Small-subunit ribosomal RNA, central domain from an uncultured organism, 349 nucleotides, folded computationally.
Its mean pLDDT, the model's own confidence on a scale to 100, is 89.
Context: one part of a larger RNA
């Protein structure tokens, strides 16, 4: 390389838009670019290979013919494939009409709880823990009324629910937006799939400037435990957790299963819609679009997966290729840093 892989062995890029390249729905005419058939021409010569010769025989040397899997040039086919023209609706998009939603964003705003600050009541404990002690309290705490002030969260509803490409989203309520489902079947006519680079999103920590800081809580101090205890318990407590602007770009970014299209038993939930029945509403049937669970065929080493495939084909990316060394080193590159991408090899089993 080929080949055989990629749910858990090694291996699916986190996610998305999209360049360029790969691939493409049906007709009907053309054309003759790939293809294909036919002839010529050339594919030096030696080797290699076949035959038959020559040195007693082999190596070896001679004739001969095959090969030279290619390349011009010509004649012809016209199903595929390109291209070119004309048209088509099924793919793919517009429209009208409905319809669910924690989908984003900006602002408003609301109780419940938590710390805290003033005041009233009131007296010795209180907290804590296996058991304790640090701790907090006569300078009047815990408890419990009344007030008030900050901050971040948003019980119930809450679901195996639902919405987004993913990360991810949850109090209400305005405005601003994105996307998807169903009905109609009006239009546009292939406008389509994937997508190397690229470009945008991307949790939590972490950074840098301001700004906030209730509660939590790395470092940190203290108090136990313990042979020790730089831990687990307990008491406190800074960074941060929040906001804004701006890096960072990672992760068990997991469905550890790349996107798209088609095709192939069922049975039972659940969520959004459309039809039928019935007609008050429920129930039922049916049918689309999501989303669980069971199981046939079929695949799997096995576990399992099974219309949401890990069946059966197709298109296209991406990735593996014994363990270790190492996600290291070097180099380039990206970040302010941390550190990120890309990434060996010597040895060694």
């Nucleotide at each position: 390389c080929u080949g055989g892989g990629u749910g858990u062995a090694a291996a699916g890029g986190g996610u998305g838009c999209g360049u360029a390249g790969g691939c493409g729905g049906c007709u009907a005419c053309g054309u003759g670019u790939g293809u294909c058939a036919g002839a010529g021409g050339u594919g030096a010569a030696a080797g290699c290979u076949c035959a038959c010769g020559g040195c007693u025989c082999a190596a070896c040397c001679g004739u001969g013919g095959a090969a030279u899997u290619g390349c011009c040039u010509u004649u012809g086919a016209a199903a595929c494939u390109g291209c070119g023209u004309a048209g088509c609706u099924u793919g793919a998009g517009u429209c009208c009409g409905a319809g669910a939603g924690a989908g984003g964003a900006u602002g408003a705003u609301g109780g419940a709880a938590u710390u805290c600050c003033u005041g009233g009541u009131g007296u010795a404990a209180c907290g804590g823990u296996g058991a304790a002690a640090u701790g907090u309290g006569c300078a009047g705490a815990u408890a419990u009324c009344a007030g008030g002030a900050a901050g971040a969260a948003c019980a119930c509803c809450g679901g195996u629910g639902g919405c987004g490409a993913a990360g991810g989203c949850g109090g209400u309520c305005a405005u601003c937006u994105g996307g998807c489902u169903c009905g109609g079947u009006a239009c546009u006519g292939a406008c389509g799939c994937u997508g190397a680079g690229g470009c945008a999103c991307g949790a939590a920590a972490g950074c840098u400037a301001g700004g906030g800081u209730a509660u939590c809580a790395a470092a940190c101090g203290g108090g136990a435990u313990u042979a020790g205890a730089u831990a687990c318990c307990c008491c406190g407590g800074u960074a941060g957790u929040c906001c804004u602007a701006g890096c960072c770009g990672u992760a068990a970014a997991c469905g550890a299963u790349g996107u798209c299209c088609a095709c192939u038993a069922g049975g039972u939930g659940u969520c959004g819609g459309a039809g039928g029945u019935u007609c008050u509403a429920c129930c039922c049937c049916u049918u689309c679009g999501g989303u669980g669970c069971c199981g046939c065929a079929g695949c799997u080493a096995a576990c399992g997966c099974a219309u949401u495939a890990a069946g059966u084909g197709g298109a296209c990316c991406a990735c593996c290729u014994g363990g270790g060394g190492a996600g290291u080193a070097c180099g380039c590159u990206c970040g302010c840093a941390a550190g990120g991408g890309u990434g060996a090899a010597a040895c060694u089993c």
RNAcentral holds the full RNA, with entries from ENA and SILVA.